About this RNA: Predicted 3D model of a 546-nucleotide part of an RNA (small-subunit ribosomal RNA, 5' domain) from a metagenome.
[in-house]
Context: one part of a larger RNA
RNA sequence: GGACGAACGCUGGCGGCGUGCUUAACACAUGCAAGUUCAACGAGAAAGCAUCCUUCGGGGUGUGAGUAAAGUGGCGAACGGGUGAGUAACACGUGGGUAACCUACCCUCGAGUGUGGAAUAACCCUGCUAACGCGGGGCUAAUACCGCAUAAUGCAGCGGCACCACAUGGUGAUGUUGUUAAAGGCGGGGCUCCUUCGGGACCUGUCGCUUGAGGAUGGACCCGCGUUCCAUUAGCUUGUUGGCGGGGUAACGGCCCACCAAGGCUGCGAUGGAUAGCCGACCUGAGAGGGUGGCCGGCCACACUGGGACUGAGAUACGGCCCAGACUCCUACGGGAGGCAGCAGUGAGGAAUUUUGCGCAAUGGCCUAACGGCUGACGCAGCAACGCCGCGUGAACGAUGAAGCUCUUCUUGAGUGUAAAGUUCUGUUAGGAGGGAAGAACAGGCCGAUGGUCAAUACCCUUCGGCCCUGACGGUACCUCCAGAGAAAGCGCCGGCUAACUUCGUGCCAGCAGCCGCGGUAAUACGAGGGGCGCAAGCGUUGUCC
Numbered sequence: 001g002g003a004c005g006a007a008c009g010c011u012g013g014c015g016g017c018g019u020g021c022u023u024a025a026c027a028c029a030u031g032c033a034a035g036u037u038c039a040a041c042g043a044g045a046a047a048g049c050a051u052c053c054u055u056c057g058g059g060g061u062g063u064g065a066g067u068a069a070a071g072u073g074g075c076g077a078a079c080g081g082g083u084g085a086g087u088a089a090c091a092c093g094u095g096g097g098u099a100a101c102c103u104a105c106c107c108u109c110g111a112g113u114g115u116g117g118a119a120u121a122a123c124c125c126u127g128c129u130a131a132c133g134c135g136g137g138g139c140u141a142a143u144a145c146c147g148c149a150u151a152a153u154g155c156a157g158c159g160g161c162a163c164c165a166c167a168u169g170g171u172g173a174u175g176u177u178g179u180u181a182a183a184g185g186c187g188g189g190g191c192u193c194c195u196u197c198g199g200g201a202c203c204u205g206u207c208g209c210u211u212g213a214g215g216a217u218g219g220a221c222c223c224g225c226g227u228u229c230c231a232u233u234a235g236c237u238u239g240u241u242g243g244c245g246g247g248g249u250a251a252c253g254g255c256c257c258a259c260c261a262a263g264g265c266u267g268c269g270a271u272g273g274a275u276a277g278c279c280g281a282c283c284u285g286a287g288a289g290g291g292u293g294g295c296c297g298g299c300c301a302c303a304c305u306g307g308g309a310c311u312g313a314g315a316u317a318c319g320g321c322c323c324a325g326a327c328u329c330c331u332a333c334g335g336g337a338g339g340c341a342g343c344a345g346u347g348a349g350g351a352a353u354u355u356u357g358c359g360c361a362a363u364g365g366c367c368u369a370a371c372g373g374c375u376g377a378c379g380c381a382g383c384a385a386c387g388c389c390g391c392g393u394g395a396a397c398g399a400u401g402a403a404g405c406u407c408u409u410c411u412u413g414a415g416u417g418u419a420a421a422g423u424u425c426u427g428u429u430a431g432g433a434g435g436g437a438a439g440a441a442c443a444g445g446c447c448g449a450u451g452g453u454c455a456a457u458a459c460c461c462u463u464c465g466g467c468c469c470u471g472a473c474g475g476u477a478c479c480u481c482c483a484g485a486g487a488a489a490g491c492g493c494c495g496g497c498u499a500a501c502u503u504c505g506u507g508c509c510a511g512c513a514g515c516c517g518c519g520g521u522a523a524u525a526c527g528a529g530g531g532g533c534g535c536a537a538g539c540g541u542u543g544u545c546c
Base pairs, nucleotide, nucleotide: 001546002545003544004543006542007541008540009539010538013391014390015389016388017387018386019384020383021349026347027346028345030344031343032342035075036074037073040072041071048063049062050061051060052059053058082302083301084300092226093225094224095223096222097221098220101219102218106215107214108213109212110211111210112209113208114148115147116146117145123138124137125136126135127134128133154179155178156177157176158175159174161172162171163170164169184207185206186205187204188203189202192201193200194199228274229273230272235265236264237263240262241261242260243259245257246256247255277299278298279297280296281292282291283290284289304325305324306323307322308321327338328337329336330335355381357380358379359378363377364375365374366373367372394425395424396423397422404416405415406414407413429487431482432481433480434479435478439473444468445467446466447465448464449463451461452460490535491534492533493532494531495516496515497514501530502529503528504527505526511518512517
């Protein structure tokens, strides 16, 4: 000199864009943060309103409404969001490998979707319990569950063939034997058939379902190299190192197990200890290098602490489950409930870090045929000079130069100083008034056209044109007008380094100080006044890094 997620002191006008618990991975009141689908399925209220009856207590019917809430099933909940405790490790970075692997939804291609069955929630009846909840009996549905059928280019066994390969092996076609699947929903329809006249068979469209091959995406595993300090840590290791056989896994493997052998690592630093998430990057520096890893992005790890599995295509399962522990809360004392390192917010700790805001309008995510629903992701707003950037606090003219103040060789003076006053202007920002966005185009609806599918001019789908509809921010940005210099400057320093000097007070006192050093009676170094210098909505101080 530069830099900062800063803090502190004094001061503080506006705007834009960013950033904001670095400490206690301390404890948490309250609300919200993951749902959705009735076009998978069965069932299905109430208030209110209308009307009728009434013994005036009430009751019936219709509507509300196949709505709400709940239940079964599906998909999602493994994403998104937070934090950095642990981790010195294939965790991360980089480059490779898998002839050792998986991948829901999505895309492409092929084949199929036949026929039966038994339950169970919801619901009704009923029991226990303070609660959380837990039973018993009865009914019912499905794209829930279970058979049978069909089936290969799937899988498994046994053969031979071709090609490839870095060991085990891989790929392709092929023979044979065995084995394995499914679910329907919604819409349209001329003929034919059946019909309880509702419809069904049938044809067709679409969304699904099953199976196989490939892709895409995401992941898993293995390896080379790189990755802090301590040798005042020198030896470490028994599933340890390897083999054979098995188990397990998506998969290789001591990953696990039985048996066999006695190995394996280490001064090129094993083992132990300390510290630490890693990187893209960021700061600094001419560079080499040094430091850092906050915001943003990638990866990893964690979710009160420890352990465990279940479900699932996928689990560190933050807002899932079970067990143990600590803590908090409820209790009828028998027993239960909970997990903000999600967004706000509270207490505590601390030098120190924000609103219990608005909206799903946009972008993105999940569900849905769609409409739409959900989304503290996100978009915005609020607070904070915390940072960067921009603007303003006025401009021009104006005296041999007011007053005041300071200094002085004490009156002839000098400084403050064109500074003020005064005159003439301007109108940023703030204030008032009026107008007023872009961000919105999709999706969807209607009309018309177009091509496809189809038996079809239904239906459905593609494409195009026109119209309609949708904004939290926000009456914001921006524009115009109005009045008016009116409302807006401080902080540090002035001995040398280092730009800037005098007077008074003080008298080794009070004090200053980054270093050298100032102060003991004329202090440019302390305190104050005047003056000056430097920065400026900031200026200084402290801390940290280069």

Its Rfam family is "Bacterial small subunit ribosomal RNA".